[in-house]
Context: one part of a larger RNA
RNA sequence: GGAUGAACGCUAGCUACAGGCUUAACACAUGCAAGUCGAGGGGAAACGGAGGCUGGAGCUUGCUCUUGCCAGACGUCGACCGGCGGAUGGGUGCGUAACGCGUAUCCAACCUGCCGCAGUCCCGGGGAUAGCCCGUGGAAACGCGGAUUAACACCCGAUGGUGCAUCCUUUCCGCAUGGCGGGGAUGCUAAAUGCGAAGGACUGCGAUGGGGAUGCGUACCAUUAGCUUGCAGGCGGGGUAACGGCCCACCUGGGCAUCGAUGGUUAGGGGUUCUGAGAGGAAGGCCCCCCACACUGGGACUGAGACACGGCCCAGACUCCUACGGGAGGCAGCAGUGAGGAAUAUUGGUCAAUGGGCGUAAGCCUGAACCAGCCAAGUAGCGUGCAGGAUGACGGCCCUACGGGUUGUAAACUGCUUUUAUGCGGGGAUAAAAAGUGCCACGUGUGGCAUGUUGCAGGUACCGCAUGAAUAAGGACCGGCUAAUUCCGUGCCAGCAGCCGCGGUAAUACGGAAGGUCCGGGCGUUAUCC
Numbered sequence: 001g002g003a004u005g006a007a008c009g010c011u012a013g014c015u016a017c018a019g020g021c022u023u024a025a026c027a028c029a030u031g032c033a034a035g036u037c038g039a040g041g042g043g044a045a046a047c048g049g050a051g052g053c054u055g056g057a058g059c060u061u062g063c064u065c066u067u068g069c070c071a072g073a074c075g076u077c078g079a080c081c082g083g084c085g086g087a088u089g090g091g092u093g094c095g096u097a098a099c100g101c102g103u104a105u106c107c108a109a110c111c112u113g114c115c116g117c118a119g120u121c122c123c124g125g126g127g128a129u130a131g132c133c134c135g136u137g138g139a140a141a142c143g144c145g146g147a148u149u150a151a152c153a154c155c156c157g158a159u160g161g162u163g164c165a166u167c168c169u170u171u172c173c174g175c176a177u178g179g180c181g182g183g184g185a186u187g188c189u190a191a192a193u194g195c196g197a198a199g200g201a202c203u204g205c206g207a208u209g210g211g212g213a214u215g216c217g218u219a220c221c222a223u224u225a226g227c228u229u230g231c232a233g234g235c236g237g238g239g240u241a242a243c244g245g246c247c248c249a250c251c252u253g254g255g256c257a258u259c260g261a262u263g264g265u266u267a268g269g270g271g272u273u274c275u276g277a278g279a280g281g282a283a284g285g286c287c288c289c290c291c292a293c294a295c296u297g298g299g300a301c302u303g304a305g306a307c308a309c310g311g312c313c314c315a316g317a318c319u320c321c322u323a324c325g326g327g328a329g330g331c332a333g334c335a336g337u338g339a340g341g342a343a344u345a346u347u348g349g350u351c352a353a354u355g356g357g358c359g360u361a362a363g364c365c366u367g368a369a370c371c372a373g374c375c376a377a378g379u380a381g382c383g384u385g386c387a388g389g390a391u392g393a394c395g396g397c398c399c400u401a402c403g404g405g406u407u408g409u410a411a412a413c414u415g416c417u418u419u420u421a422u423g424c425g426g427g428g429a430u431a432a433a434a435a436g437u438g439c440c441a442c443g444u445g446u447g448g449c450a451u452g453u454u455g456c457a458g459g460u461a462c463c464g465c466a467u468g469a470a471u472a473a474g475g476a477c478c479g480g481c482u483a484a485u486u487c488c489g490u491g492c493c494a495g496c497a498g499c500c501g502c503g504g505u506a507a508u509a510c511g512g513a514a515g516g517u518c519c520g521g522g523c524g525u526u527a528u529c530c
Base pairs, nucleotide, nucleotide: 001530002529003528004527006526007525008524009523010522013382014381015380016379017378019375020374021340026338027337028336030335031334032333035084036083037082040081041080043077044076047075048074051070052069053068055066056065057064058063091293092292093291100218101217102216103215104214105213106212107211110210111209115206116205117204118203119202120201121200122199123157124156125155126154133146134145135144136143137142163188164187165186166185167184168183169182170181172179173178193198219265220264221263226256227255228254231253232252233251234250236248237247238246268290269289270288271287272283273282274281275280295316296315297314298313299312318329319328320327321326346372348371349370350369354368355366356365357364358363385416386415387414388413395407396406397405398404421467422466423465424464425463426462430457436451437450438449439448440447441446442445474519475518476517477516478515479500480499481498485514486513487512488511489510495502496501
């Protein structure tokens, strides 16, 4: 000098864009953050309600208004069964020195819901169960028993292939185990309906996402020198989607290490960021990719996918409820609270856009996201006026030979402008959307045309007019390094100080003043890195 997720002191007008618990992965009140589908189902608690019954009023005598009840036909729909999604999104950096990450290669050792392409199918039966109802236990959480019922829930049977398993045979190929195919035998495995739209089953391929293996790279300490018994390898098995001591029985006695094993300490890794001419050094906050974690420890279940942040079970600590028998909870989601700390924000708005889940769709949900609020904590832009104005006014300060010098065109004063400010008025980009409806084309879900609804931010940005210099400047420093000096006070005191060093009676170094220098909506100090 540059830099910072900074803090502190003094000061502070506006706008835009970025940023904002670095400490206690400390504890958390409250609200919200994952639902959706009635075009799967039985149903009907709530709202509406065709229709029916009933009472009342009007009265045109069969219509209108109205009370109560019944009403699943209908719009819908709490709870329930079922499907899909809750494995994404969002948070944090505890652990981890490791195939965790980065890079490169391999899987002839693997899986992949939804999606795309292609092919073939969707036949016949059955028994339950939740809800509802009845009874019953409990303070509650939550159960228990009985009866009854549905499904795209579940089960059985049929059919079945290029599918799977075992065996036989074989062309071609390869990188050792082997691989792609062809033929044959035996055995095994599907489905769900629906008027339709749609949906389901099996198979192959693809896409996407994952799993595994390996080379190289990846912090400090040798004042850590030996470490290891599933430990190294083999054979056979188990397990897995799959390879493998991953696990197990048996056999062998190996394996690692001064090219640093083992132990200890520290730490998420990378893209990148800062600095530097570079080489290098340092850092890993925001954003993106990967990993790990979800009160602490362990475990599995379900599922295409988890050993699962807002799922389950067990143990532990803590907090809460309790009728003392027993229960409930997990903000490292968004806000917010306490605590810790030098220190870090609102218990805000909207799903309008983008994206996600479910749904044929309308739509619902979405603290993802988009916006707004707070903070000079950063970067950039704008302003605090411009021109004229000398008897160089008054005042201050300094010198003095009493003439002066300086503040200083600075002020006053005159003219001008109006960014900004205040007031009034105008102002619709983000949506030429998407969805919906109608028509048309190709042809069976795409495209085109028409119609037509939707804006949180927000009456914001922006524009115009009016008013009036009006609403807006400070901080540090002035001995040398280092740009900028005089006077007064103090008298080794009070104090200053980054280093050298100043201060003991004329201090350019302390304190004040005047003047000056530097930077400027900031300026200094502290901390840290180069």
A computed fold for a 530-nucleotide part of an RNA from Bubalus bubalis bubalis, annotated as small-subunit ribosomal RNA, 5' domain. Lineage of the source: Eukaryota > Eutheria > Ruminantia > Bubalus > Bubalus bubalis. The prediction has a mean pLDDT of 82.